[in-house]
RNA sequence: CCGUCGGGAGAGAUCCGGUCACCGUGCCGGGCGCCGAAGGAGCAACCUCCCCGGAAACUCUCAGGCGAACGGACCGCCGG
Numbered sequence: 001c002c003g004u005c006g007g008g009a010g011a012g013a014u015c016c017g018g019u020c021a022c023c024g025u026g027c028c029g030g031g032c033g034c035c036g037a038a039g040g041a042g043c044a045a046c047c048u049c050c051c052c053g054g055a056a057a058c059u060c061u062c063a064g065g066c067g068a069a070c071g072g073a074c075c076g077c078c079g080g
Base pairs, nucleotide, nucleotide: 001080002079003078005076006075007074012032014031015030016029017028018027019026020024033066034065035064039062040060041059042058046054047053
């Protein structure tokens, strides 16, 4: 690093319009509010000092997400 299994947080079951073999916890588009733990970007400390570069669970919120499920940084077992 890859794979199996187990654990794994936050934030509206929000509003409007459209759509349909299914009338729904659906799908599509949009509004307002919100979240940080896919990914991405920035930066502190640090890497002896400067430049460059690296760089957090900090910052941003582009992306993503805001019932359950799915996903999920990260942690553990086993295998390669």
Predicted 3D model of an 80-nucleotide RNA (Glycine riboswitch aptamer) from a soil metagenome.
RNAcentral holds the sequence, with entries from MGnify.